A computed fold for a 513-nucleotide part of an RNA from a soil metagenome, annotated as large-subunit ribosomal RNA, domain I.
Context: one part of a larger RNA
RNA sequence: CGCAUACGGUGGAUGCCUUGGCGGCAACAGGCGAUGAAGGACGUGGCAGCCUGCGAUAAGCCUCGGGGAGCCGGCAAACAGGCCCUGAUCCGAGGAUGUCCGAUAUGGGGAAACCCGGCCUGCUUCGGCAGGUCAUCGUUACCUGAAUCCAUAGGGUAACGAGGCGAACCCGGGGAAGUGAAACAUCUCAGUACCCGGAGGAAAAGAAAUCAACCGAGAUUCCCUUAGUAGUGGCGAGCGAACGGGGAGCAGCCCGGUCCACCAAAAGCACAGACGCUCUAGAAGAACGGUCUGGAAAGUCCGGCCAAAGAGGGUGAUAGCCCCGUAUUCGAAAGGGAGUCUGUGUGGGGUGGCGAAGAGUAGGGCGGGACACGUGAAAUCCUGUCUGAAGAUGGGGGGACCAUCCUCCAAGGCUAAAUACUCGUUGCCGACCGAUAGUGAACUAGUACCGUGAGGGAAAGGCGAAAAGAACCCCGGUGAGGGGAGUGAAAUAGAACCUGAAACCGUAUGCGU
Numbered sequence: 001c002g003c004a005u006a007c008g009g010u011g012g013a014u015g016c017c018u019u020g021g022c023g024g025c026a027a028c029a030g031g032c033g034a035u036g037a038a039g040g041a042c043g044u045g046g047c048a049g050c051c052u053g054c055g056a057u058a059a060g061c062c063u064c065g066g067g068g069a070g071c072c073g074g075c076a077a078a079c080a081g082g083c084c085c086u087g088a089u090c091c092g093a094g095g096a097u098g099u100c101c102g103a104u105a106u107g108g109g110g111a112a113a114c115c116c117g118g119c120c121u122g123c124u125u126c127g128g129c130a131g132g133u134c135a136u137c138g139u140u141a142c143c144u145g146a147a148u149c150c151a152u153a154g155g156g157u158a159a160c161g162a163g164g165c166g167a168a169c170c171c172g173g174g175g176a177a178g179u180g181a182a183a184c185a186u187c188u189c190a191g192u193a194c195c196c197g198g199a200g201g202a203a204a205a206g207a208a209a210u211c212a213a214c215c216g217a218g219a220u221u222c223c224c225u226u227a228g229u230a231g232u233g234g235c236g237a238g239c240g241a242a243c244g245g246g247g248a249g250c251a252g253c254c255c256g257g258u259c260c261a262c263c264a265a266a267a268g269c270a271c272a273g274a275c276g277c278u279c280u281a282g283a284a285g286a287a288c289g290g291u292c293u294g295g296a297a298a299g300u301c302c303g304g305c306c307a308a309a310g311a312g313g314g315u316g317a318u319a320g321c322c323c324c325g326u327a328u329u330c331g332a333a334a335g336g337g338a339g340u341c342u343g344u345g346u347g348g349g350g351u352g353g354c355g356a357a358g359a360g361u362a363g364g365g366c367g368g369g370a371c372a373c374g375u376g377a378a379a380u381c382c383u384g385u386c387u388g389a390a391g392a393u394g395g396g397g398g399g400a401c402c403a404u405c406c407u408c409c410a411a412g413g414c415u416a417a418a419u420a421c422u423c424g425u426u427g428c429c430g431a432c433c434g435a436u437a438g439u440g441a442a443c444u445a446g447u448a449c450c451g452u453g454a455g456g457g458a459a460a461g462g463c464g465a466a467a468a469g470a471a472c473c474c475c476g477g478u479g480a481g482g483g484g485a486g487u488g489a490a491a492u493a494g495a496a497c498c499u500g501a502a503a504c505c506g507u508a509u510g511c512g513u
Base pairs, nucleotide, nucleotide: 001512002511003510004509005508006507007506008505009504015498016462017461020433021432022430023429024428025427026426027425028424029422030421031165032164039101040100041099042055043054044053046079049075050074051073061095062094063093064092065091066090070083071082072081107116108115109114117134118133119132120131121130122129123128136162137161138160139159140158141157142156143155144154169200170198171197172196173195174194180187184234210217211216221248222247223246224245225244231239232238252414253413254412255358257354259353260352261351262350263349268346269345270344271343272342273341274340275339277337278336279335280334282330283329284328288303289302290301292299304321305320306310312324313323314322363387364386365385366384367383368382369381370380373399394409395408396407397406398405449456450455469497472484473483474482475481
């Protein structure tokens, strides 16, 4: 040095575990904000670093409910001091307080959490202090008011509103490229990504100037189909309908008009109340003992019991009957939700007559865009520009165009449901993960750390049933570490702590060289 065996060290795989994730189902909620949000800064505890809570009334204050014996949040024990059956801690509802920054934060400024003011009121030890108010824009009303007579612009006052944030979904205004076409320009990717504006719990669309085809249908939206069809297309790559059929869900109206007559006092909406239901705390809730093994019984054996409860979790191993629960039943002073009914207010509800019936519009030329449709034979829709009708004896459409025929009535407006989504709440589920997995994050995680910055972004779980976390003694540097003793079922479970693989390093023995 090699091989073998045994025993160790190192290391942290594996197994088991789960406080955390992931995906879904059902229901709910679908907003918060100048009454100052979201998000922060700084404070706040007897001692207080981080997290949580809270705001100078600062781990809290008040009221009303629930609850019933302990409590003064967690890491995190001790010390000190308190509270509590005259009901604390805790849970729910409502309220009070709520520093400073943060919306161009709003009196002005500003390098966010800071600096500096005006006015009014009150107090004042005359030093000041406390409270309130003072942004901009829009709308409305009023006052005032130039050049310039009337006027208008402008100025001012008051009231009301707005501003910002938020996961996706929605509508609108803009709008790429990588890519594909095996290159590339039309084309594609794609009206996608992205930017901007706006709204709602949904949004948008919507009551035919629609389709159809000589039969008829009867607003919109969504799904299945028609159909990868008809088409479109450097007829390449690709793009890609509709009619019709089947379903989901259904709802229709108003203004543009002034009268007359008649009949009804309705739906809807707003507010209030009542009623039950429901959400935001909760309450009651059946039934077991012994034996054996063991550190421990829930396991074994024996004998019982409950079950509208044998879901699940915990307890020293595997518990229907030990604990929490579960089936079932019950419950709200206060606040919220939808519903029904009642009341009040508002409300042109119906029939008939006479009427009315949307113009720089429809259409056209040129240039674009949207339609599955790339200019094409290209209808239809939108319009930057130039033009420009008719008036129901009228007008639009039926895919160039014309006729016949059919059908509808543009140039004003509103409209629930079926549809889309999930930052979030509650309950439940999983042939989902189980710490290199599952979220980046099971733990001080968007932390540490990196970057001027935008931004990037970790690692890191497990003693034991219970700390019973090793008193005391010894070696040692008043060490580190270890040896005894003790605890424990176990200490090769000793905190560098469950299991403890391999690489790697040793010790002992044997053999070989």
The coordinates come from a structure-prediction model, not an experiment, and the mean pLDDT is 86.